[in-house]
RNA sequence: GCCCUCUUAGCUCAGCUGGUAGAGCAACGCAUUCGUAACGCGUAGGUCGUCGGUUCGAAUCCGACAGAGGGCU
Numbered sequence: 001g002c003c004c005u006c007u008u009a010g011c012u013c014a015g016c017u018g019g020u021a022g023a024g025c026a027a028c029g030c031a032u033u034c035g036u037a038a039c040g041c042g043u044a045g046g047u048c049g050u051c052g053g054u055u056c057g058a059a060u061c062c063g064a065c066a067g068a069g070g071g072c073u
Stems, first nucleotide, its partner, number of pairs: 001072007010025004019056001027043004049065005
C1' cells in the first nucleotide's frame, strides 16, 4: 500500500431478506429468610462508532471517516 470481517444496554451477544430494538449476566426495588446468598416477581438502562446519501420509513442498503481484528505484498 491492497483486501476481508467486526463496532447494538455496564459486560457477552441476538436482531436472516428495510417497518419504529431484544436476551442472558450485572444494577435497583419488592417478596422470601433470624440475617445473607440462591430462587421468584418487577423496574430502569440504547441519538445501534461518527458524518452524509437512498427511501414514506434505515441497526439493516450505499459512500466517506474513525477504531478493533485478520490476510496478502

A computed fold for a 73-nucleotide RNA from a bacterium, annotated as transfer RNA. It matches the Rfam family "tRNA". Rfam links the family to the GO term triplet codon-amino acid adaptor activity.